The prediction has a mean pLDDT of 85. A computed fold for a 74-nucleotide RNA from a Candidatus Woesearchaeota archaeon, annotated as transfer RNA. RNAcentral holds the sequence, with entries from ENA. It matches the Rfam family "tRNA".
RNA sequence: GGGCCGGUAGCGCAGCCUGGCAGCGCGUCUGCCUUUUAAGCAGAAGAUCGCGGGUUCAAAUCCCGUCCGGCCCA
Numbered sequence: 001g002g003g004c005c006g007g008u009a010g011c012g013c014a015g016c017c018u019g020g021c022a023g024c025g026c027g028u029c030u031g032c033c034u035u036u037u038a039a040g041c042a043g044a045a046g047a048u049c050g051c052g053g054g055u056u057c058a059a060a061u062c063c064c065g066u067c068c069g070g071c072c073c074a
Base pairs, nucleotide, nucleotide: 001073002072003071004070005069006068007067010026011025012024013023020057028044029043030042031041032040050066051065052064053063054062
C1' cells in the first nucleotide's frame, strides 16, 4: 500500500442483506415479597448506532470519505 471483518446502553450482543417507534441478556435504581441477604415478581432510568457528508418523506440500515481494532496479502 491492497483486501476482508468488527465499532449499537455501564458490560456482552441482536437488529443492517430486504430503509419505517432502537431491542435482548447481565448490571444499576425503585417497589413488592422475605426475620435479613440472596433468589423470585413488577416497574424505571440508561445509546449523537465510531465520526463527517450524501441519497430519501424517512438512514443503525443504502452511497462516499474518514478514524480505531483484528485478520490476511504484498